[in-house]
RNA sequence: AGGACGUUGUUAGCGCCGGGACCGGGAGGUCGACGAGGACGGCAGUUAUCGAAAGAUUCGGCGGAUGCUGCCGCGGUUUUAAAGUGGAUCGAAGAGAAAAUCAAAAAGCAGAAUCAACACUGUAACAGAGCUUUUCUCAGCACUUAAA
Numbered sequence: 001a002g003g004a005c006g007u008u009g010u011u012a013g014c015g016c017c018g019g020g021a022c023c024g025g026g027a028g029g030u031c032g033a034c035g036a037g038g039a040c041g042g043c044a045g046u047u048a049u050c051g052a053a054a055g056a057u058u059c060g061g062c063g064g065a066u067g068c069u070g071c072c073g074c075g076g077u078u079u080u081a082a083a084g085u086g087g088a089u090c091g092a093a094g095a096g097a098a099a100a101u102c103a104a105a106a107a108g109c110a111g112a113a114u115c116a117a118c119a120c121u122g123u124a125a126c127a128g129a130g131c132u133u134u135u136c137u138c139a140g141c142a143c144u145u146a147a148a
Base pairs, nucleotide, nucleotide: 014063015062016061017060019059020031021030022029023028034051035050036049040073041072042071043070044069045068046067074091075090076089077088078087082145083144084143085142086141094138095137096136097135098134099133100132108123109122110121111120
């Protein structure tokens, strides 16, 4: 330096399971959320966003969780030449409405494989929310430093 093998991570529809379902003569095995999207920090509460598919719905149970709400802290924007305090609004950081761009996986089909169920590989179609961009509307404040 190259190659082979193994392990871990690539981050939350995630993990686990004594119920249940499916497969198996049995032992036992399998299923148990399909992707999209989502993080300033702490505490508390809470059945935590979006659609797709399906028809024991993705059933049921436990745990977790980037959601939401409240409080606190930190931070951005907002009147000013500047700073501070408060208010408002948010969390790469005004609110609302409309339009546009990009875009899914599973189910399906095919393959291979298993005693079987399932998982696996390939292929193809189809979302919504949100983000972003554009346009429109609304909001962009008060006090103090401070005296002339």

This is a predicted structure of a 148-nucleotide RNA (glmS glucosamine-6-phosphate activated ribozyme aptamer). Model confidence (mean pLDDT): 76 of 100. Its Rfam family is "glmS glucosamine-6-phosphate activated ribozyme aptamer". Rfam describes the family as follows. This entry contains a glucosamine-6-phosphate activated ribozyme that is found in the mRNA for GlmS. GlmS is an enzyme that uses fructose-6-phosphate and glutamine to generate glucosamine-6-phosphate. The ribozyme catalyses self cleavage of the glmS mRNA that is thought to regulate GlmS activity. It was read from a public genome assembly, where an Rfam model found it. The model forms 83% of the base pairs in the Rfam consensus.